[in-house]
Two RNAs folded together computationally: RNase P RNA and transfer RNA, 435 nucleotides in total. It holds a member of the Rfam family "Bacterial RNase P class A". It is annotated as a ribozyme. Its mean pLDDT, the model's own confidence on a scale to 100, is 78.
RNA sequence: CUUGACGGAUGGACAGUCGCUCCCGCAAGGGAGAGGAAAGUCCGGUCUCCACAGGACAGCGUGCCGGCUAACGGCCGGGGGGGCUCGCUCAAAGCGGGUUUCACGGAAAGUGCCACAGAAAAUAUACCGCCCCGCUCGCGGGGUAAGGGUGAAAUGGUGCGGUAAAAGCGCACCGCGUCCGGAGUGAUCCGGAUGGCAGGGUAAACCCCACGUGGAGCAAGACCAAAUAGGGGAGGAGGGGCGGUCCGCUCCUAUCAACUCCCGGGUAGGUUGCUAGAGCCGGGCAGUAAUGUCCGGCCCAGAGGAAUGACUGUCGCCCGCAAGGGUACAGAAACCGGCUUAUAGUCCGUCAAGCUGC
RNA sequence: GAGCGGGUCGCCAAGUCGGUUAAGGCGCAUUCCUGCCGAGGGUGCAUACGUCGGUUCGAGCCCGGCCCCGCUCUCCA
Numbered sequence: 001c002u003u004g005a006c007g008g009a010u011g012g013a014c015a016g017u018c019g020c021u022c023c024c025g026c027a028a029g030g031g032a033g034a035g036g037a038a039a040g041u042c043c044g045g046u047c048u049c050c051a052c053a054g055g056a057c058a059g060c061g062u063g064c065c066g067g068c069u070a071a072c073g074g075c076c077g078g079g080g081g082g083g084c085u086c087g088c089u090c091a092a093a094g095c096g097g098g099u100u101u102c103a104c105g106g107a108a109a110g111u112g113c114c115a116c117a118g119a120a121a122a123u124a125u126a127c128c129g130c131c132c133c134g135c136u137c138g139c140g141g142g143g144u145a146a147g148g149g150u151g152a153a154a155u156g157g158u159g160c161g162g163u164a165a166a167a168g169c170g171c172a173c174c175g176c177g178u179c180c181g182g183a184g185u186g187a188u189c190c191g192g193a194u195g196g197c198a199g200g201g202u203a204a205a206c207c208c209c210a211c212g213u214g215g216a217g218c219a220a221g222a223c224c225a226a227a228u229a230g231g232g233g234a235g236g237a238g239g240g241g242c243g244g245u246c247c248g249c250u251c252c253u254a255u256c257a258a259c260u261c262c263c264g265g266g267u268a269g270g271u272u273g274c275u276a277g278a279g280c281c282g283g284g285c286a287g288u289a290a291u292g293u294c295c296g297g298c299c300c301a302g303a304g305g306a307a308u309g310a311c312u313g314u315c316g317c318c319c320g321c322a323a324g325g326g327u328a329c330a331g332a333a334a335c336c337g338g339c340u341u342a343u344a345g346u347c348c349g350u351c352a353a354g355c356u357g358c
Numbered sequence: 359g360a361g362c363g364g365g366u367c368g369c370c371a372a373g374u375c376g377g378u379u380a381a382g383g384c385g386c387a388u389u390c391c392u393g394c395c396g397a398g399g400g401u402g403c404a405u406a407c408g409u410c411g412g413u414u415c416g417a418g419c420c421c422g423g424c425c426c427c428g429c430u431c432u433c434c435a
Base pairs, nucleotide, nucleotide: 001354002353003352004351005350006349007348008347009346010345012315013314014313015312016311017310018309020033021032022031023030024029035329039340040339042338043337044336045335046334047217048216049215050214059213060212061211062210063209064078065077066076067075068074079104080102081101082100083099084098085097086096087095088094105208106207110206111205112202113201114200127148128147129144130143131142132141133140134139135138156174157173158172159171160170161169175197176195177194178193179192180191181190182189183188221272222271223270224269231263232262233261234260235259237253238252239251240250241249242248279298280297281296282295283294284293285292286291316327317326318325319324359431360430361429362428363427364426365425368384369383370382377415385403386402387401388400389399390398408424409423410422411421412420
């Protein structure tokens, strides 16, 4: 220098014409109008309705420590484990630095499972081998987990001693458990003493421990309120008797249907919830940081079968000799904080490979 | 917009607690039977766990991310 991988930032610019949604205005006209993810709907909250004496259990979620936050499974810092790399070193081991990564509580509370292979997969156990003894001489009895073999995994590791052969049987170092001391808010780290070692894996198996947790979701919910149907109330009806008729009086039946008026629920429809907010920009201060706080400035879509568009010109970038073509991922739906996923080109950083120069 | 459910051969579909070669039916090919076809019997067939990671010795199954498909959501009845 080129190419590639990963991580981070950014996410084309200006002008004109005609439209769309909202706001201001009597009008003319003026102003505002998608994103870093608006996405997936995976977490957490605001808000609204429903439920609810108190406590416990169950269920669900989270899980090293400390901090931040309205909250979180998020973020920041720290501890521990793993990977890569560099330095010290002749080398290994070890120590230290850098970077990266981890669903990182508990397996000596209990239960379950561990296929095949293997003697044995977890109160145990002897297939081969090694050693000792016996004899009928290739078998029997016993010792042994050092070696072989099986397996993903085999009962602490290395070395020396020891032994018939072996073995924490003894010793040194490492690992592990217990106790003590020190440092730290803590996770944890350092040092000492002590125990020959308790002891496999799996908790993204049941489970145990600690903490948290009522349910539904803006199509939540609230207000106004046609027509039709239906609900409630009021008025309104029919028959008999009084010798016939009318009025009137009285008794009985029904209180249904039609009609008139009133009332409440409620659909269509309309209004609201709806966007000034854990808000944005700049600066100071506190803090390693996440973040908090103070000062100044700003108003930045609120539609709703759902606006944010189309065309033209110039410039930027890519392809092409040119004409010309292309310019990522993708588009609000109550709102906010995160996570995850997608993303052309450009810029920055780390790493790898290649080429060139000193 | 909000909330749920599900992806296994070409089609349908089983798979309780993870265990080795993932059933079964339809289908396809071939053969037997028949004068021929069908039905029936035999044999064979290849292919599948949506995808990417993780946990585990081992994943269709357990956990997470992504993709795709389907369902429900005013009121009355």